RNA sequence: AGGGGAUUGGUGUAACGGUAGCACGAAGGUUUCUGGUACCUUUAGUCCAGGUUCGAAUCCUGGAUCCCCUG
Numbered sequence: 001a002g003g004g005g006a007u008u009g010g011u012g013u014a015a016c017g018g019u020a021g022c023a024c025g026a027a028g029g030u031u032u033c034u035g036g037u038a039c040c041u042u043u044a045g046u047c048c049a050g051g052u053u054c055g056a057a058u059c060c061u062g063g064a065u066c067c068c069c070u071g
Stems, first nucleotide, its partner, number of pairs: 001070007010024004018054001025043006047063005
């Protein structure tokens, strides 16, 4: 320099262009002599900026970070 891939709550991981889900975690509660287990409630997210569309995590353009391949 060229090519390819990844980026979604605190963490891991889903999601035909049509309500962003699941698990773990965290907070509160019930239970327990205490802890653990179990149960209930809550918490919090689409890497950034534009575009297309009635509607974008998803499609298009540009950018950022990381990984791989070629030279």